The prediction has a mean pLDDT of 89. This is a predicted structure of a 70-nucleotide RNA (c-di-GMP-I riboswitch aptamer) from a marine sediment metagenome.

[in-house]
RNA sequence: AAAGGGCAAACCCGGAGUGAUCCGGGGGCGCAAAGCCAACGGGCCUCUCUGAGGUGGCCGGGCUGCCGAA
Numbered sequence: 001a002a003a004g005g006g007c008a009a010a011c012c013c014g015g016a017g018u019g020a021u022c023c024g025g026g027g028g029c030g031c032a033a034a035g036c037c038a039a040c041g042g043g044c045c046u047c048u049c050u051g052a053g054g055u056g057g058c059c060g061g062g063c064u065g066c067c068g069a070a
Stems, first nucleotide, its partner, number of pairs: 006031002011026006029057001035063003040060003043055005
């Protein structure tokens, strides 16, 4: 490459939260790890701000994983 598939952006509806954001349904922008880790480091975001929270689909890193010509 191929095959079987998987996840799922924005947006809409319902719900939780002060908020960032998260959960469920719809929806697909995209993703070969868009699976997991925020108690590995950095960045960014929020707040009741010197502390706490969020983001793994921001980057690096770690662990795990389907198929297979290579």
The RNAcentral record of the sequence draws on MGnify.